Model confidence (mean pLDDT): 84 of 100. Small-subunit ribosomal RNA from a metagenome, 1389 nucleotides, folded computationally. Rfam family: Bacterial small subunit ribosomal RNA. Gene Ontology terms of the family: structural constituent of ribosome and ribosome.
């Protein structure tokens, strides 16, 4: 170096597998899936059982060697080689094909003849083992076919040409239009074809009592897919996830020539998204592939990791512990609560930490072998140690307070909460729920009988088609027979496993898991039953129809005829108006209207009869006659023999208005014109007036087409009226009466209904069939479709938006609804107001301030019974700060508190300071202690600051109106009613009567005060107390008496007597309630606000202003008066800080003075009236405003800002527009007097007396109120509610010249790979033939052509979406504009 042999590695040939396992749900509405069958129309590698066989040959080729091309992927040429790779030959158990026979319903089976048709060896010493070939067979797997089941949409109604079938071929494992040629024209569809949308199907899962509804994660069965689309190859099996070819999109490599790829395998990355895990360990177990086996492969699988994602289990400690600690929160300031909770004491150790031990899962004769795993489990040690959150607390719905905020911030599932006391927002304390979770969001089922099969409705709540005929369909009388489809019973098969239910087991328990049983189908087959349904046969007569005899009728169509009336025309008479309205005007009329008479024309409608009468399917039909014609009803019981009912589509009819063509046109009358009305009046009213209304023919097809009530049949008390017929009775006859059938009404038993109501004409009880409904609005609309000449009709959504819309009934309130009644409400009267001047109040304006409140009645001579300062709250200025006033506390101070002079000042206040303390106890002592008082501080005082919409109390008003309620009973589902209404009566809910009501309460009345008559008693103040008077106690009047009216009663009318007569007059007395009525400024009070000021004091000012408006008054405008003179007569009441006489002074206000009086003692005190004179109708002898001067009084003080007096001045005003007030008898009106407040101030308030009227027919009207009734869309209640346009904002949507996409088809062009077919001058080992070493044949390969064909292109359409100038309507939006449509008789129903 190396043959051979052994072991190993790598590549190749060959075999098997790779069609399993694993992933996903794009597509698919289909034999895809489920279930049950069929395959005589089929296949099946490996495996089981079984029969037969395995003889003898041949030719290649990879690996290998050599050469070459390429960047690579890879490829080409030459040489040699093996096999269980490949190919002939032999054999033929068998098999296949053709053709006979037997048998069969049959192509199953048996049998004959002919032809064709197999094989491979390897290991082993051997036995034998593993293989191979041809059959048969079983198991398992698959293909194909069929019945039934399987989403939404009809705004998809017609679809289909290989379409449906046949004949013959081809093809396949196999049937088949699967494909082809020819022939026929079929096939599918309202039991939903075709189209569109959506979707993997199932076992099952969630929910539900169930029936159902929704879903199809994990696990399991089936299907489909593997980057998108097409295709075949290999193979037993694929048209194949990790195979091939082609086309396309995308990514990567490249030397630019060309190549590579497919995580919907396991991990992982990126992106998207609200969101979903580790680039882990192992083949130990289970299972799969290969292998004889060892073994290899296996992200199937077994484990681990992450995630409270879900289910289950466990813990975060247990027992004791009251001073009920501290802190927090609340508080009525006492306390309560957190709360035995904590601290503290005793105990335990699940869990946790540390340490020791340590599995099962592993089965086979034994051994080895464990990823999980040093895990589960267990022992010891340590120490309460390592471990609680989240949502809610107004109701539903368990759980409440405080603070903050102030329709803000915010909450919210629904309704809703929040605008200064928020259990609803935010925070805190507390509480409630659940708990290693809790809450929110999304989705499904339930509740929801709210799609109703179980299990709903349609008169008025949503809902009966306008009516009929009738197709399909659904349903269908009595009796018999047969069948057995439905139905019922039994059996067999199947309904996979898992899931579910029950029982029993295994992990400490449970979740989880093992075993057993059960349940589950509209399923298939067989056997049986025959009542019911069905089918068939043969019958019946009661449903239905017909015949015969009657009968009523505005039933329909056509033709003809008639009279009354309107209008027009002609003529006569006749003259100035007529017509119309709430009133007018337009209009007509002297060119002769209207009126009236006569004649004529024309069109339309048919008075009386006429009637909750008649007829018709409904719409609808009304003079009379004739013709044609439909239907009903009654009687009869002659015929047919279930012929029936309903009725999707369909067809026909269908008021008025409208449309088309042609006529006609008297009256009426949209549009239109004019006149009125009105703020306006495109209306209501008036004068005109055209379409139309009428006829013929056609269209439209709708109405509150209504009984808001579909049709048919049967059943279920009655009464009464009426239309049509029949029978009985009666009669001479017609009536009457009774019964009966068919209609049309009313009232009503039962029943029904939410109630109203319905009730044999059902809305009752049932059956059958059809139509329709499912919150309101958007909307009976848009788009699409069908119909129509058009107008439009039929069919019919969605987005969006609201929390209601609606029905019936109840109680109120209201009505330009009704009835009854009352009131100085009107009317009848008297006197006023509104005009003037002045006073007072208010508004407005002004102001430094003109303080505040009261604002229709029910604010405005109101708070105010009296603003020069004060009051006073306002303004300006000057001051004070524990305060002008109250109560505590702490500290301090003897020359302290206090405080006369004096200074500044307008005062308040601030300085200054002579003098100089008190009480109690105590001490030698003003010595000490305490108190009062003082100073300082801190609590607090104070506020006429806000809120009367936080409140109490008080008050006004309806209204001195007659009402408002309750108990029990009764009625009603209930709200509620009844009582309380009705008939009478009253001033009265007063009383009587009736009465399902019987009683009662608050109101009414009475009791109280006063006044009118009278008796008795007492009586002060000069005397007198019979009278008068004052005070007190009584009497008297009660419809008691008579007559009369009403049925009676209540009561009314009249009368007697009486001072008074029907509550004698007047007062006090104010029901339930209403007005968020008034008052925080009388007082009280919650909350908020100010605190050297929003508190307090002082001076001055203001509340008293003044272009104006209103309210309440006074005085007047004059002769019923004014002036002057004279002469009379009251009552209430007040008076000692007072009333004040006689007297005196003054022109007077008043002054001087003071008798008397603490008052029946004294004082204040009348005027109108009457008598007389003057004035004589005038801006006056009316009227007295305004102004000047001079006075008086009160008061610190009359300038702003009092009252009074005298003299002078002498304004407006000559009786008051619209409108409006009071009053019914001792009243209105006129006249004066007193008093409260008050220093002073009264035209106001409250009282008093004097003189002393008119009128009331009456309830129509205005106002207010009461009762009953009616309508209502009102209920903060008519000052209600509410509609539409326009303007603004937001949102969704329709149309739209167009623009840009998606999807599925169609026509044509082009056409890859590939199968199939054709083709010939290509190439070609095995086998055959011949001849000879080459040729030919069979076969194969390559090429070319053809059919088909993915994709691409072009084109015109379909369908669906997005978007668009502009445009249409819609919805919504605290306070916009215009009107007033609707709700009441809504002011024109």
């Nucleotide at each position: 170096g190396g043959a051979g042999c052994c072991a190993g590695a790598a590549a190749g040939u060959g075999g098997c597998g790779a069609a399993c396992g694993g992933g996903u749900g794009a597509g698919u509405a289909a034999c895809a899936c489920g279930u049950a069958a069929g395959u005589u129309a089929c296949c099946u590698g490996u495996c089981u059982u079984u029969a037969a066989g395995c003889g003898g040959g041949g030719a290649a080729u990879a690996g290998c060697c050599c050469c070459g091309g390429g960047a690579a992927a890879c490829c080409g040429g030459g040489g040699g080689u093996a096999a269980u790779a490949c190919c002939g030959c032999a054999u033929g158990u068998g098999g296949u094909a053709a053709u006979g026979g037997a048998a069969u319903u049959a192509u199953a089976u048996c049998u004959g003849u002919u032809a064709c048709u197999a094989a491979a060896g390897c290991c082993g010493u051997a036995a034998g083992g593993c293989g191979c070939u041809u059959g048969a067979u079983g198991a398992g797997g698959g293909g194909c076919u069929u019945g039934c089941g399987u989403c939404c949409u009809a705004u998809c109604a017609g679809g289909u040409a290989g379409u449906u079938g046949g004949u013959g071929g081809g093809g396949u494992a196999a049937c088949g239009g699967c494909c082809c040629a020819c022939c026929a024209a079929g096939c599918c569809a309202a039991c939903g074809a075709c189209g569109g949308g959506u979707a993997g199907c199932u076992g099952g899962u969630c929910u539900g009592a169930g029936a159902g509804g929704a879903c199809g994660a994990c696990c399991a069965g089936c299907c489909a897919c593997a980057c998108u689309g097409g295709g075949a190859c290999u193979g037993a099996g694929a048209c194949a996830c990790g195979g091939c070819c082609c086309a396309g999109a995308c990514u990567c490599c490249u030397a630019c020539g060309g190549g590579a790829g497919g995580c919907a395998g396991c991990a992982g990355c990126a992106g998207g998204g609200a969101a979903u895990a580790u680039u882990g360990g192992g083949c130990a177990a289970u299972g799969g592939g290969c292998g004889a086996a060892a073994g290899c492969c296996u992200g199937a699988c077994c484990c681990a990791g992450c995630g409270a994602c879900a289910c289950c289990g466990u813990g975060u400690g247990a027992g004791g512990g009251a001073u009920g600690a501290a802190g927090g929160c609340c508080u009525u300031c006492g306390g309560g609560u957190u709360g035995u909770a904590a601290a503290c004491c005793u105990c335990u150790u699940u869990u946790c930490c540390c340490g020791g031990g340590g599995a099962a899962g592993a089965g086979a004769a034994a051994a080895a072998g464990g990823a999980c795993a040093g895990u589960a489990c267990u022992c010891g040690g340590g120490g309460a140690a390592u471990a609680a959150g989240u949502c809610u607390c107004g109701g539903c719905u368990a759980a409440c307070u405080a603070c903050g905020u102030g329709c803000c911030a915010g909450c919210a599932g629904c309704a809703g909460c929040g605008g200064u006391a928020a259990u609803a927002c935010g925070u805190a304390g507390g509480a409630g729920g659940c708990a290693a979770g809790c809450g929110u969001u999304a989705u499904c089922c339930g509740g929801a009988a709210u799609u109703a099969u179980u299990g709903g409705g349609c008169g008025u709540a949503a809902a009966g088609a306008g009516g009929a005929u009738g197709u399909a369909g659904g349903c269908g009388g009595c009796a018999c027979a047969a069948c057995a489809a439905g139905u019922c019973g039994g059996a067999u098969g199947u309904g996979a496993a898992a899931u579910c239910u029950c029982c029993c087991g295994g992990c400490u328990u449970a979740a989880c898991u093992g075993g057993g049983a059960g349940g589950g189908g509209u399923c298939a087959u067989c056997c049986g039953a025959a009542a019911c349904u069905g089918u068939u046969g043969a019958g019946c007569u009661u449903g239905a129809g017909g015949g015969c005899a009657g009968c009523a009728g505005a039933g329909g169509a056509a033709a003809g005829c008639g009279g009354a009336a309107u209008u027009c025309c002609c003529g006569g008479u006749g003259u100035a108006g007529u017509g119309g309205u709430g009133a007018a005007a337009u209009g007509c009329g002297u060119a002769g209207a209207u009126a009236u008479c006569g004649g004529g024309a024309g069109g339309a409608a048919c008075a009386c009869c006429a009637g909750u009468g008649g007829c018709g399917a409904a719409a609808g039909c009304g003079g009379c006659u004739u013709u044609c014609u439909g239907g009903a009803c009654u009687g009869u019981a002659c015929c047919u023999g279930a012929c029936g009912c309903u009725g999707a589509g369909a067809u026909c009819c269908g008021a008025a208005a409208g449309c088309g063509u042609g006529g006609g046109g008297a009256g009426c009358a949209a549009a239109c014109a004019g006149g009125a009305u009105u703020a306006g009046a495109u209306a209501c009213c008036c004068u005109g007036g055209u379409a139309g209304u009428c006829c013929a023919c056609g269209c439209u097809g709708u109405a509150a087409a209504c009984u808001a009530u579909g049709g048919a049949u049967a059943c279920u008390g009655g009464g009464u009226a009426u239309g049509g017929g029949g029978a009985g009775u009666a009669u001479c006859g017609a009536c009457c009466c009774u019964c009966u059938c068919c209609g049309u009404g009313c009232c009503g038993a039962a029943g029904u209904a939410a109630a109203c109501g319905c009730g044999u004409u059902a809305a009752g009880u049932a059956u059958c069939c059809c139509g329709c409904c499912u919150g309101g609005g958007g909307a009976g609309u848009a788009c699409g479709g069908u119909c129509g000449c058009a107008a439009g009709a039929c069919u019919a959504a969605a987005a969006c938006u609201c929390a209601a819309a609606g029905g019936a009934a109840u109680u109120g309130a209201c009505g330009g609804g009704g009835g009854c009644c009352u009131g100085c409400a009107c009317a009848a009267g008297c006197a006023g107001c509104g005009g003037a001047g002045c006073g007072u109040g208010u508004g407005g304006u002004u102001u430094a301030a003109u303080u505040c409140g009261a604002u229709u009645c029910a604010a405005c001579a109101c708070g105010a019974a009296g603003a020069a300062c004060c009051u006073u709250a306002c303004c300006a200025g000057g001051g004070u700060u524990u305060g002008a006033c109250a109560u505590a506390c702490u500290g301090g101070a003897a020359g302290u508190a206090g405080g006369a002079a004096c200074c500044c000042g307008a005062a308040a206040g601030g300085g200054a300071g002579a003098c100089g303390a008190c009480c109690u106890g105590u001490u030698a002592a003003g010595u000490c202690a305490g108190g009062a008082g003082c100073c300082a501080g801190a609590a607090c005082a104070g506020g006429u600051g806000c809120u009367g919409c936080a409140u109490g109390g008080c008050u006004g008003u309806c209204g001195u109106c007659a009402g408002c309620u309750c108990g029990u009973g009764c009625c009603g589902u209930g709200a509620g009613g009844u009582g309380u209404u009705g008939g009478g009566u009253u001033a009265a809910g007063u009383c009587c009567u009736c009465u399902a009501a019987c009683g009662a309460g608050c109101g009414c009345a009475a009791c109280c005060c006063u006044u009118g008559u009278u008796g008795c008693u007492a009586g002060u103040u000069a005397a007198u107390a019979u009278c008068u008077c004052u005070a007190g106690c009584g009497a008297g009047a009660c419809u008691g008496c008579c007559c009369u009216g009403c049925a009676a009663a209540a009561c009314g009318g009249g009368g007697a007597g009486g001072a008074a007569g029907g509550u004698g007059g007047g007062g006090a007395u104010g029901a339930c309630g209403u007005c968020a009525a008034g008052u925080c400024a009388g007082c009280a009070c919650g909350g908020c606000c100010c605190u050297u000021a929003u508190a307090c004091c002082c001076u001055g000012g203001g509340c008293g202003a003044c272009a104006c408006a209103c309210a309440c008054g006074c005085u007047a405008c004059a002769a019923u008066g004014g002036a002057c003179a004279g002469u009379a007569c009251a009552g209430u009441a007040g008076g000692u800080g007072g009333c004040a006489a006689u007297g005196g002074g003054g022109u007077g206000a008043c002054c001087c003075g003071g008798a008397g009086c603490u008052a029946a003692u004294c004082c204040u005190a009348a005027a109108a009236a009457c008598u007389g004179u003057c004035c004589u109708c005038a801006g006056u002898c009316c009227g007295g405003a305004u102004u000047g001067u001079a006075g008086g009084c009160u008061g610190c003080a009359a300038c702003u800002c009092g009252c009074c007096u005298a003299c002078a001045u002498g304004a407006a005003g000559c009786c008051g527009g619209a409108g409006u007030u009071g009053c019914u008898a001792g009243u209105a009106a006129c006249c004066g007097c007193g008093u409260a407040u008050c220093a002073g101030c009264a035209u106001g308030g409250c009282g008093c007396g004097g003189u002393g009227a008119a009128u009331a027919c009456g309830u129509u009207c205005c106002c207010a109120g009461g009762c009953c009734u009616u309508g209502u869309a009102c209920a903060c209640a008519c000052c209600g509610c509410c509609c539409g346009u326009c303007a603004c904002g937001u949102c969704a949507u329709g149309a739209a010249a167009g623009u840009c996409g998606g999807c599925a088809a169609c026509a044509c062009c082009u056409g890859a790979a590939g199968u199939c077919g054709a083709u010939g001058g290509g190439c070609u080992a095995a086998c055959c033939c011949u001849u000879u070493u080459a040729g030919g044949g069979a076969g194969g390969c390559a090429g070319u052509c053809g059919c088909c064909g993915a994709g691409g292109g072009u084109g015109g359409g379909g369908u669906u979406g997005a978007u668009a100038a502009u445009u249409g309507g819609g919805a919504c939006g605290a306070a916009g504009u215009c009107g007033u449509a609707a709700c009441a008789a809504g002011g024109u129903a």